This is a predicted structure of a 1434-nucleotide RNA (small-subunit ribosomal RNA) from an uncultured organism.
RNA sequence: ACGCUGGCGGCAUGGAUUAGGCAUGCAAGUCGAACGGUGAAGCAGAGCUUGCUCUGUGAAUCAGUGGCGAAAGGGUGAGUAACGCGUGAGUAACCUACCUCUAAGUUGGAAAUAGCUCCGAGAAAUCGGAAUUAAUAUCGAAUGUGAACAGUUUUUCGCAUGAAUUUCUGUUUAAAGAUUUAUCGCUUAUUGAGGGGCUCGCGUCCCAUUAGUUAGUUGGUAGGGUAACGGCCUACCAAGGCAGCGAUGGGUAGCCGGCCUGAGAGGGUGACCGGCCACACUGGGACUGAGAUACGGCCCAGACUCCUACGGGAGGCAGCAGUGAGGAAUAUUGCGCAAUGGACGAAAGUCUGACGCAGCAACGCCGCGUGAGGGAUGAAGCUUUUCGGAGUGUAAACCUCUGUUAGGAGGGAAGAACGUCUAUUAUUCGAACAGGGUGAUAGAGUGACGGUACCUCCAGAGAAAGCCCCGGCUAACUCCGUGCCAGCAGCCGCGGUAAUACGGGGGGGGCGAACGUUGUCCGGAAUUAUUGGGCGUAAAGGGCGCGUAGGCGGGAAGGUCAGUCAGAGGUGAAAGCUUGUGGCUUAACUGCAAGUUUGCCUUUGAUACUGCCAUUCUUGAGUUCGGAAGAGGGAAGUGGAAUUCCUGGUGUAGCGGUGAAAUGCGUAGAUAUCAGGAAGAACACCAGUGGCGAAGGCGGCUUCCUGGUCCGAUACUGACGCUGAUGCGCGAAAGCGUGGGGAGCAAACAGGAUUAGAUACCCUGGUAGUCCACCCUGUAAACGAUGGGUACUAGGUGUUGGGUUUAAUUACUCAGCGCCGGAGCUAACGCAUUAAGUACCCCGCCUGGGGAGUACGAUCGCAAGAUUGAAACUCAAAGGAAUUGACGGGGGCCCGCACAAGCGGUGGAGCAUGUGGUUUAAUUCGAUGCAACGCGAAGAACCUUACCUGGGCUUGAACUGUAGGUGACGUAUCCUGAAAGGGAUAUUCUCUUCGGAGCACCUAUAGAGGUGCUGCAUGGCUGUCGUCAGCUCGUGCCGUGAGGUGUUGGGUUAAGUCCCGCAACGAGCGCAACCCCUGUUCCUAGUUGCCAGCAUUUAAGGUGGGAACUCUAGGGAGACUGCCCCGGACAACGGGGAGGAAGGUGGGGAUGACGUCAAGUCAUCAUGGCCCUUACGUCCAGGGCUACACACGUGCUACAAUGGCCGGUACAACGGGAAGCAAAGCUGCAAAGUGGAGCGGAUCCCUUAAAACCGGUCUCAGUUCGGAUUGUAGUCUGCAACUCGACUGCAUGAAGUCGGAAUCGCUAGUAAUCGCGGAUCAGCAUGCCGCGGUGAUACGUUCCCGGGCCUUGUACACACCGCCCGUCACGCCAUGGAAGUCGAUAGCACCCGAAGCCGGUGGCCCAAUCUUCGGAGGGGAGCCGUCGAAGGUG
Repeated sequence: ACGCUGGCGGCAUGGAUUAGGCAUGCAAGUCGAACGGUGAAGCAGAGCUUGCUCUGUGAAUCAGUGGCGAAAGGGUGAGUAACGCGUGAGUAACCUACCUCUAAGUUGGAAAUAGCUCCGAGAAAUCGGAAUUAAUAUCGAAUGUGAACAGUUUUUCGCAUGAAUUUCUGUUUAAAGAUUUAUCGCUUAUUGAGGGGCUCGCGUCCCAUUAGUUAGUUGGUAGGGUAACGGCCUACCAAGGCAGCGAUGGGUAGCCGGCCUGAGAGGGUGACCGGCCACACUGGGACUGAGAUACGGCCCAGACUCCUACGGGAGGCAGCAGUGAGGAAUAUUGCGCAAUGGACGAAAGUCUGACGCAGCAACGCCGCGUGAGGGAUGAAGCUUUUCGGAGUGUAAACCUCUGUUAGGAGGGAAGAACGUCUAUUAUUCGAACAGGGUGAUAGAGUGACGGUACCUCCAGAGAAAGCCCCGGCUAACUCCGUGCCAGCAGCCGCGGUAAUACGGGGGGGGCGAACGUUGUCCGGAAUUAUUGGGCGUAAAGGGCGCGUAGGCGGGAAGGUCAGUCAGAGGUGAAAGCUUGUGGCUUAACUGCAAGUUUGCCUUUGAUACUGCCAUUCUUGAGUUCGGAAGAGGGAAGUGGAAUUCCUGGUGUAGCGGUGAAAUGCGUAGAUAUCAGGAAGAACACCAGUGGCGAAGGCGGCUUCCUGGUCCGAUACUGACGCUGAUGCGCGAAAGCGUGGGGAGCAAACAGGAUUAGAUACCCUGGUAGUCCACCCUGUAAACGAUGGGUACUAGGUGUUGGGUUUAAUUACUCAGCGCCGGAGCUAACGCAUUAAGUACCCCGCCUGGGGAGUACGAUCGCAAGAUUGAAACUCAAAGGAAUUGACGGGGGCCCGCACAAGCGGUGGAGCAUGUGGUUUAAUUCGAUGCAACGCGAAGAACCUUACCUGGGCUUGAACUGUAGGUGACGUAUCCUGAAAGGGAUAUUCUCUUCGGAGCACCUAUAGAGGUGCUGCAUGGCUGUCGUCAGCUCGUGCCGUGAGGUGUUGGGUUAAGUCCCGCAACGAGCGCAACCCCUGUUCCUAGUUGCCAGCAUUUAAGGUGGGAACUCUAGGGAGACUGCCCCGGACAACGGGGAGGAAGGUGGGGAUGACGUCAAGUCAUCAUGGCCCUUACGUCCAGGGCUACACACGUGCUACAAUGGCCGGUACAACGGGAAGCAAAGCUGCAAAGUGGAGCGGAUCCCUUAAAACCGGUCUCAGUUCGGAUUGUAGUCUGCAACUCGACUGCAUGAAGUCGGAAUCGCUAGUAAUCGCGGAUCAGCAUGCCGCGGUGAUACGUUCCCGGGCCUUGUACACACCGCCCGUCACGCCAUGGAAGUCGAUAGCACCCGAAGCCGGUGGCCCAAUCUUCGGAGGGGAGCCGUCGAAGGUG
């Protein structure tokens, strides 16, 4: 300031923006006791014309002359970065009206002038001329205590120039009166107080992307000027002055006491009050004066406003009010001089928007109130609820009180002291019993505020509460509405149907006449770090050296006392602040006292440390001597191998190159090979975490020149040292310039490949360049991402150079170069005597990410570019180290029908079935990569059924309670209707303790009902990774922590299976085993099953009989690497073997860890919330779920001869059967019908198994393959086969000749192939779940897919289906550049030149003095000149 609200009082505060413009009024006058004039009433006098004139006096008033004031008070902060301000000094370089002290004086004259009057000009403002007049206005003269000046003289003092004092002489220089009789004035000096001028030390904002600046500039001499010093000004002379300790320039700004904040150090600020400065429309200038370069004065120029008769004039609120403008925003055109203060005056007094008060504003601080006590297991209302209650809440009502403030009535201050007047009186002047001055006492009288503060009384709880917040930070929680909408938000972030975050309600919290919001400042922020931070990887060490200024600096004794420390004095204004104590009822506010004021100056002392002065020492540093190593640097010379090229020989068809090729070379002879020659560049082996160098960097050999280092030793110098801003030098590669050189290599470029493309990777060529000389560039991940120096702080080990030592191995020591590691440090990683440890010194650098190392500017460069180096804007992060996962076209190990090896399929055809899509009144709903799609559905003609159309019902089809009523309910028949439903008739309860109870119906009411929504609100269940081998815990240990260890490692396994090792030791869920089926055998049992032997028979285990076998179904045994050999760590375990029905888990099943997918399911069921309630509930009929250009999945049947068809002959197992399975027999070509024995079943039935086998036929064809489709005739189920069932006979005879890309299943009794049964079911399988019959291939783990363990990288964590980069398109925001154009500011040069000061001139003019009267002296107007604002040009 804004929003909302608003009871009272006190004290403060109130135009921060346009130093923008201003109407109107007021804000500085006063003195008649300085002066002349005008001059009422009255009085006095005179003249007389007797009611008039004149003279004198006279209060008052007016303009003028004159004096004082107007330079104070009041306002504002534009300018100013300055001696402007603050603080402390100086003035021996100065001034001072009024006031004070002291001394002396105040004599006598003169000439004018305003006013007034007359005339004139003008619209006005105003001006001109003439006449006349006074003074405390003006001017001569006299006097000179003094003062000033010149000369002379004395004494004292000072840091110096000098100052004060004193003697004598000379020159110059004053004055005014008024009233009254005592004062006030005036003049010359002196003194004090107060005020001011000038000078100096120190302090006083930002920018270096402002580095050089200055010409009166710096100094001197002389002169001028000033109150005064001074380049303040002028002339001459010299060439200085300032500056990295920041000059100059630019930007910003009044400074301070203080104020806000902070623990302090600091940071911010300069409202009110007080001190200083500056300004007064803008710029310039002087006058007057004690004082101004003057807010309410003057002159000039300019802009603006106003008046005008167009000729010319007037004005300046940043004084108090007020006005409009601008702005988020800031008050009354008030009262009074009563008080305080000021101007004038002798005084009364006048003036005073200073000031004192009042008004407006919650703008701030402070105080008070809006009531107090009692009052329910707690009203109503409202909110909420699990409906029981809970909250609001002693809150209210109600009862008893009080009386602040506001209201009414009455009383009513302090602030008042002076001065003045009256009376009395003392003293003084005076001749005075006139009068006056100076005092004392008493009295009178003076209040804007204001009838205000305050006091008393009256009545009455009566008139007085809001604002913000309630997700966390941060005190305070619920309901409803809304549904990423509307909205919130200071930060994190809320809102997508269960929002404590939005809006409303209830409740709560905070503060309270306020409460919130916005803005600003400090704090928290140790986040600029002086107190008190950092730089290996987070931002940050200069690429490296030399070295200037600067900073820092070894031992000893001495001096000094600058720093430092202590004492004293001066100052540090007041206010403020702190403490104490007073005054207003309290407080705010305010009086008094003390302290504070951290500073500066002066002075006295101390001398450890630092500095300074001089002396000394040797350990730091350096020199000397003797050794040593080295790709250290520069120059000259020289060597061999290799490459390419050239010449010649041999020789023939290719060479070369690649993943594979091609371009290229080659019959004009390549490649290959031999010999000779040429050229340039680089130096194999030695060679090494070896050496040297400051860094960049340095590698064949020899010579010359040259730098540094190390070791040992003696002597010498005597702190000579360390670091190092600016500066100077060096500085890889690439690049630039000039001239050489050019073998190989090789940017650019060309061609060939690769590729979707390939301006790349690969190949063939190839130019700059690479090389040399000279010059430039000056950068790199110039890295140890680690500046230099010095000292100290455990070790172990290797190596280079030197020394000492040993017979030798060795040992010791100095200087380097490496590795490991302790303390310590570190965020961790890590560093660790070569520190990133412990300390000191110096330099460089950092301060969130992006923008950006960019832009602009400057410097350097030939250019490329380098160095220096921002801001707007934007984000809430960017970043480091480590951890756990996940991922990788990273690595290692291992597994799986994962690949490979095979067999058979799918994808092509027809049909079945599911899905998508489309269609429809409806085609109900769900499932959707693997892990939806013959899935929910183990069976949609009605029903199912949830969908559609139509017809009905409304406590309802089903359920429960309560209340009331009835006695039935039901059954049978009839009418209507598509049915549901509706209507009619007949018949009609049970028990009882007689109270009633049960049951049923009707009505009413609670409430039912919903396959309506949300599987992303849920439970339960399920799928999947995956029957993969994993997932965890306790204690301990390690880590700041996340977390790790265990679970990793060596082996082994199907397995985190087991063994060994190990800071781990144990344990749990998983694995395995225990369970079921199956394979062998034994025991028990023997019907409905079985039949070896015996008997019998109609020949059938049928019967007698048997209990052996098969089988049935209970219980045992058996297999454990138990045994042997070999391998292995003597282990675990593996390989082989024996025995055995079975051998290393025998085969199969059930069994699914922690978890993942917001996986699936609200339509199995359950369930929160929401929704519907004569309908989204419920009943019924018909229809639909069965549609059909199309696409996909899963299947069936095929395409045929390993086959089809015909005939004949064998062998199963699992199961099912009463609303059932159904035999024999009979009928029908068949489906089936009839029939009904038997069977709740080891007995009967379903039940002929089929492939197979034997025989026959077909002979490769759209067929005797294939069976779709269609026609027709039937059978069965069922209330009913039209939409829409299955099956049968006859007829018809489609596509299809083995299936593109792609893709699926399967490792043994498995795949493949063959049939059989069951569930559901009235009927309806090619689907599903089971059963048996016949019965095949795997070298292996490189690759694809999935998985496990270890390890590694990561900028991923929704975790690679991740993250993320750039262009473009569209929109928005901010900014840069830009030919030029416009404006502002500053500077320079020149032109013009106002006012005015100064100077010159002054032929014109002039009262005071002099005069011989002519004039002189002196002054002035005017004119000229220097300077000079605004303006103009560049």